[in-house]
């Protein structure tokens, strides 16, 4: 240095243009002699800058990360 994939919560992972959803951590309560483990609330998120739309995680370009092919 060409090419082509991926970026969503601490982690993991779904979402094919219309208010972003679970799993698991967390924090609160029930339950339990205790701890766990159940069972119920709850916090937490679209990597950065443009573009295109009435409207973008999502569609297009360029930046970073990071993984695979070629050389």
């Nucleotide at each position: 240095g060409g090419g082509u994939g991926c970026a969503u919560a601490g982690u993991c992972u779904a979402g094919c243009g219309g208010u972003a959803g679970g799993a698991u951590a967390g924090u609160c309560g029930c339950u339990u002699g205790u701890c766990g483990a159940g069972c119920g609330a709850u916090u937490g998120g679209c990597g950065c800058g443009g573009g295109u739309u009435c409207g973008a995680u999502c569609c297009c370009c360029g930046c970073u990360g990071u993984g695979c092919c070629c050389g």
Predicted 3D model of a 71-nucleotide RNA (transfer RNA) from a Bacteroidota bacterium. The coordinates come from a structure-prediction model, not an experiment, and the mean pLDDT is 84. Rfam family: tRNA. Its family is annotated with triplet codon-amino acid adaptor activity in the Gene Ontology.